[in-house]
RNA sequence: AGAGUUUGAUCAUGGCUCAGAUUGAACGCUGGCGGCAUGCUUUACACAUGCAAGUCGAACGGCAGCAUAGGGAGCUUGCUCUCUGAUGGCGAGUGGCGAACGGGUGAGUAUAACAUCGGAACGUGUCCUUUAAUGGGGGAUAACCAACUGAAAAGUUGGCUAAUACCGCAUAAGACCUGAGGGUGAAAGCGGGGGAACGAGAGAUCGUCCCCGUGUUGAAGGAGCGGCCGAUGACCGAUUAGCUAGUUGGCGGGAUAAAGGCCCACCAAGGCGACGAUCGGUAGCUGGUCUGAGAGGACGACCAGCCACAUUGGGACUGAGACACGGCCCAAACUCCUACGGGAGGCAGCAGUGGGGAAUUUUGGACAAUGGGGGCAACCCUGAUCCAGCCAUGCCGCGUGCAGGAAGAAGGUCUUCGGAUUGUAAACUGCUUUUAUUCGGGACAAAAGCGUGCGGGGGAUAAUCCUGUACGUAUGAUGGUACUGAAGGAAUAAGCACCGGCUAACUACGUGCCAGCAGCCGCGGUAAUACGUAGGGUGCGAGCGUUAAUCGGAAUCACUGGGCGUAAAGGGUACGCAGGCGGCGCGUUAAGACAGGUGUGAAAUCCCCGGGCUCAACCUGGGAACUGCACUUGUGACUGGCGUGCUUGAGUGCGGCAGAGGGGGGUGGAAUUCCAAGUGUAGCAGUGAAAUGCGUAGAUAUUUGGAAGAACACCGAUGGCGAAGGCAGCCCCCUGGGCCGUAACUGACGCUCAUGUACGAAAGCGUGGGGAGCAAACAGGAUUAGAUACCCUGGUAGUCCACGCCCUAAACGAUGUCUACUGGUUGUUGGGGGAGCGAUCUCUCGGUAACGAAGCCAACGCGUGAAGUAGACCGCCUGGGAAGUACGGUCGCAAGAUUAAAACUCAAAGGAAUUGACGGGGACCCGCACAAGCGGUGGAUGAUGUGGAUUAAUUCGAUGCAACGCGAAAAACCUUACCUAGCCUUGACAUGCCAGGAACUGAAGUGAAAGCUUCGGGUGCCCGCAAGGGAAUCUGGACACAGGUGCUGCAUGGCUGUCGUCAGCUCGUGUCGUGAGAUGUUGGGUUAAGUCCCGCAACGAGCGCAACCCUUGUCACUAGUUGCUACGCAAGGGCACUCUAGUGAAACUGCCGGUGACAAACCGGAGGAAGGUGGGGAUGACGUCAAGUCCUCAUGGCCCUUAUGGCUAGGGCCUCACACGUCAUACAAUGGUCGGUACAGAGGGAAGCCAAGCUGUGAAGCGGAGCCAAUCCCAGAAAGCCGAUCGUAGUCCGGAUUGCAGUCUGCAACUCGACUGCAUGAAGUCGGAAUCGCUAGUAAUCGCGGAUCAGCAUGUCGCGGUGAAUACGUUCCCGGGUCUUGUACACACCGCCCGUCACACCAUGGGAGUGGGGUUCACCAGAAGGCGCUUGUCCAACCUGCGAAGGAGGACGGUGACCACGGUGGUCUUCAUGACUGGGGUGAAGUCGUAACAAGGUAACC
Repeated sequence: AGAGUUUGAUCAUGGCUCAGAUUGAACGCUGGCGGCAUGCUUUACACAUGCAAGUCGAACGGCAGCAUAGGGAGCUUGCUCUCUGAUGGCGAGUGGCGAACGGGUGAGUAUAACAUCGGAACGUGUCCUUUAAUGGGGGAUAACCAACUGAAAAGUUGGCUAAUACCGCAUAAGACCUGAGGGUGAAAGCGGGGGAACGAGAGAUCGUCCCCGUGUUGAAGGAGCGGCCGAUGACCGAUUAGCUAGUUGGCGGGAUAAAGGCCCACCAAGGCGACGAUCGGUAGCUGGUCUGAGAGGACGACCAGCCACAUUGGGACUGAGACACGGCCCAAACUCCUACGGGAGGCAGCAGUGGGGAAUUUUGGACAAUGGGGGCAACCCUGAUCCAGCCAUGCCGCGUGCAGGAAGAAGGUCUUCGGAUUGUAAACUGCUUUUAUUCGGGACAAAAGCGUGCGGGGGAUAAUCCUGUACGUAUGAUGGUACUGAAGGAAUAAGCACCGGCUAACUACGUGCCAGCAGCCGCGGUAAUACGUAGGGUGCGAGCGUUAAUCGGAAUCACUGGGCGUAAAGGGUACGCAGGCGGCGCGUUAAGACAGGUGUGAAAUCCCCGGGCUCAACCUGGGAACUGCACUUGUGACUGGCGUGCUUGAGUGCGGCAGAGGGGGGUGGAAUUCCAAGUGUAGCAGUGAAAUGCGUAGAUAUUUGGAAGAACACCGAUGGCGAAGGCAGCCCCCUGGGCCGUAACUGACGCUCAUGUACGAAAGCGUGGGGAGCAAACAGGAUUAGAUACCCUGGUAGUCCACGCCCUAAACGAUGUCUACUGGUUGUUGGGGGAGCGAUCUCUCGGUAACGAAGCCAACGCGUGAAGUAGACCGCCUGGGAAGUACGGUCGCAAGAUUAAAACUCAAAGGAAUUGACGGGGACCCGCACAAGCGGUGGAUGAUGUGGAUUAAUUCGAUGCAACGCGAAAAACCUUACCUAGCCUUGACAUGCCAGGAACUGAAGUGAAAGCUUCGGGUGCCCGCAAGGGAAUCUGGACACAGGUGCUGCAUGGCUGUCGUCAGCUCGUGUCGUGAGAUGUUGGGUUAAGUCCCGCAACGAGCGCAACCCUUGUCACUAGUUGCUACGCAAGGGCACUCUAGUGAAACUGCCGGUGACAAACCGGAGGAAGGUGGGGAUGACGUCAAGUCCUCAUGGCCCUUAUGGCUAGGGCCUCACACGUCAUACAAUGGUCGGUACAGAGGGAAGCCAAGCUGUGAAGCGGAGCCAAUCCCAGAAAGCCGAUCGUAGUCCGGAUUGCAGUCUGCAACUCGACUGCAUGAAGUCGGAAUCGCUAGUAAUCGCGGAUCAGCAUGUCGCGGUGAAUACGUUCCCGGGUCUUGUACACACCGCCCGUCACACCAUGGGAGUGGGGUUCACCAGAAGGCGCUUGUCCAACCUGCGAAGGAGGACGGUGACCACGGUGGUCUUCAUGACUGGGGUGAAGUCGUAACAAGGUAACC
């Protein structure tokens, strides 16, 4: 730091996804050790059990229990009982302090909280400093005793008693109140020591005496802590826009520690809000944590600060402090106990349990340390804390060995079978011992304290006390842990994910759109590097993956740092309040800004430098930082404020100008329609063609007159005006704006503009008019498969006017307004200046068009009228669909408009440009493509092939052109692959091994044959004396293997078809373009041709075209047998001619004329056998069709192996209601039949062609000459010609079919051959729609030959004979080529694609309603509680009083206001659910049509 994914490819836009870091995590697989951390994120759900707050006897009365001491009694002489609070101590109780800390949780809370910075009207136990005191009295009450109630919890009555408990009195420096005279208000003691003085005592000694300590009280100050107020900061929603009555303020009171509507009475009517009040949703806040380059974004576990809460709600009491987690009272829910009367409880303390959940630990040890409470202290308490336990939850560290070791072992995997790889890996040899195990040693953390000694302070030279120091001594949960020594032995220790691309890492097998994978793109339909397994590899490693979540990448909300002509995005237009921004000069101010200083910004964290654990994590010292806030001092450039000026921005005046600018009124002609009348007659109108319609009741046409409404031809124009919408005959009235000139006036008055206001095409709505034409709806006629359309005939709203609404458009320049700046050219429009006699030219200001420089842009394009360069302000966008929809609000009479989501779903949607393909787009050109012709097919019969049907089988393949007389150049058997039946199993065929036998051959049985069974004959060649061995061949055996016309032509090679013998297809270098690509190859001509010429940012080149090859046409030369023959025949001669077959020549637009551009070329001509590629053939570019062929051959993979292989017999491929293709023969007289007669070419021939002759009506037979072929044979060519006959008929046409009799081939003609003779004599009288071939030696017609082949030809491949017609031309059909255009196509129009309907699923809106939650209003009700009032009841302390009693004060009771829970009714809001219903989305090949993309077949769209 980027990458994948829209396309055939490209650029840009844009979303989705990935790679990184992180976590209080969870899950899967796996797991050796240690250190340091963390560990209910969910139900603020419910809790069994234990513990978490006590302590003080130096406050008090006491003494239940324990212990000690003393006395007594009993006896068992060391035990029991008992007495003495006497002692150590102490349960319960009174009293003091603490319990408001520490610990937990995050429900509530959007501000009362929090953070930062300030402030004034406060409180404060313990602590510190200072100061003044600590005098003298009184009355009670727990405990305890007695009696009683209750199940219990608990309580009642009577009696005794103490205090540092309670209450007065005295005193009052200071405090408080005050009328300034005065008044008010305190206290508590306890412990230790002493024996000089004082008191008591006879004395010991004690004390109220002395000293010390501690406590108590008043007051002042401090520290720390707490309460209160303010400013600033920090979430979302406007589909929450208005909120507020104690509300805002004042005066006076009350309350409080304290200011304040905090509360109350009265008065005023304020206060908050677009800088977001109120309302709703969500949320503890912060230091910080995670991420990020940063700015930011997300979060608020652990640690630290603050807040809030303690089952839910309310309340106060006590106290220095609470409205109190382990206190109280009340209400509610829940749980527990109960004797049913009544009681008890609150783990969001530590453990632990249930539940919830993907998920979170032990009912551990210790107060040794740190800290807290109490105490003089010892000490006690402390689930705070320190430790341990559990968990790979995280971070960090260590280990699972190290070195050598190639026969590259075995095994595994792959294989091209050679090998490769696992792999120095293992084995094996040597070494080491961290960790683990066992046995030993063994810490730091501990010093306060206490004791003693020696000092110091204070004291009375004492004691107690305070303090320093030395020595001694006590104390460790962790823990026999860290650490360390020894022993033995490689011994105790490796997994997880991934391997198609992104992304490091590949093979085999299995599977076969199945099973499955997947973060995105996407894999899987028989050769899967993507599924599963294995081998191998890659990455990390005691972990590794997955899931979830946050930031990043994402410049994808853009402050740093984005955009808006066409990709999403400029408001329809203007005016304009608030707001934002604002010209030039001077002075002043100091709000912003900048600079210095001060305070603060807790600690921890992050960063830097050090230190300590062996390192690290971790811990720790110091520094820096904390980008902030506040205060203060200064500066005066800039912004702002204030003041004063200026004229250039803006405006006014004056003088002119143009204009469909607006409103109102009037008026004109043409046309249409209608009405009346005249003339006039049969049609008119309409269309692609028609029909509906009008017309003999007189239309259309034509003439005259009249009526009515609407719109204004020509001028007229990328002309004018207006803010936009928009505005058009002419005249008049009223009126807005603009431009030019001038430079008199004002003096920044300006620009933009959320909300707002006004205008706003067409259609539509309301009321009233009007209505000629046109014309939704509607009707009819056509078209059509249908036609609710396009076309036609009619026709109502509407269109017009007045008034009032609606407020939207592709309201577009798809381009907001304003200002400044930045090369030009041309046209046009409105002014002004100058030159010129003029036509005109020139300068300038304002508009409107075209082209273009720089620049910009993804490209297209824009380009002084910017989409350039900048500034100001407003509006808008953030993937596609759902959707401009739902709900809610506002507006509207309605239609509807405006504002405006989500669930769900997809990986794209979209822009510009490129190359193709396509178009019922355009231009040009070609082709038997059409046209012009000739002959056919389609009708008949037959042949043949195919489909279908049938069958045991009818083997298989070929299927538009480009399958169908095709593979097949020959299915009776064979072929043959199919079926039935019978057989064989190393096999019919190949190689290797073993045994035997040469080979070979005869016969018998059985059988349809194949085969099976059996009996004989027979011994060869080479080496060797022989034994034996070898070659070849046969038989038998076992195993490797053979074999397969079995599958896959969509795994392939090769071959072939087709577009198409069409003229195309490409490359190198250069240039252009960001790029795909373009150029070249386009253009002007020309050609059969990308053939050639010219031009040109191209210049060249390749494959194609052409030519080279074969054949044919002319001639020459050479050679001539079997050929030819002028020599009369033969023989013989000759080689001129024909011919044969070899070599050459010839044709090249070469020559002439014309046209053309002076080119290429074309037209005409000459000569020539042939003339413009002379005719024909072979030759087929890059590629397309997954075209055809695994059944020619070859071949990967798969499948069969006593069968899917092999052999044999018979059958089938030959079937037959039917359909199609290709042919044959005909339908006749240009003919048939009969007789006679003439002329070819190219071929074939030895298991062959077969002559003459003879026989047969004939097929043929007999026969045997000749020929291995220019010699002989096949072999008679036929049409033709000559003559005869038939006379238009189902015929003397036609020959199918059938009968009989034959011939030939062949083992064999039944299924199933060909031919012959006689007889029979079907359909058919020229063929519907449609369709095929052919442009010259061609079509048509006539016969001949070959291959295959025993036989079989209407097929096929060749050969010659006779031998036409027509082409004006390119409009149309088909196919092709080039250029261009459009495109939403790229599997490329056999494309793409829209909507309804039907089915399934999903989310969502409406919905009679129903059920919860929240909020609020009104009313009822009113527990506990404090407060107010109090006439009832009661009362120790103080006062008066001898007393009785009274007073002060208090308690209880009563009552009032407040108020929680609760109740009734209503508003608002939210969630869930609901018969039915609306649209939406997604689904496999469903139905109906064809709307869009091409002129998409009616241009599309709003």
This is a predicted structure of a 1502-nucleotide RNA (small-subunit ribosomal RNA) from an uncultured rumen bacterium.
It matches the Rfam family "Bacterial small subunit ribosomal RNA".
The sequence is in RNAcentral, with records from ENA and SILVA.